RNA sequence: GUCCCCGUAGCUCAAUAGAAGAGCGGUGCCCUGUGAAGGCAUUGGUUGCCGGUGCAAGUCCGGUCGGGGACC
Numbered sequence: 001g002u003c004c005c006c007g008u009a010g011c012u013c014a015a016u017a018g019a020a021g022a023g024c025g026g027u028g029c030c031c032u033g034u035g036a037a038g039g040c041a042u043u044g045g046u047u048g049c050c051g052g053u054g055c056a057a058g059u060c061c062g063g064u065c066g067g068g069g070a071c072c
Stems, first nucleotide, its partner, number of pairs: 001071007010024004018055001025043006048064005
């Protein structure tokens, strides 16, 4: 330099254009002599950023930034 993949909650990851979710975590309560475990409730997001297409975009297109890989 060229090409490919990834970027979504604090962490690990789902969501094949139609209401953004799970597990773990955080908080409160129950339980307990205390704690852990368990139970109930609750807390969570400008989907890296900018633009475009479209009735509708995490998803498609262009640009850009970051991470990883292949080739030279």
This is a predicted structure of a 72-nucleotide RNA (transfer RNA) from a Minisyncoccota bacterium. The RNAcentral record of the sequence draws on ENA. Taxonomically the source falls in Minisyncoccota (Bacteria, Bacillati).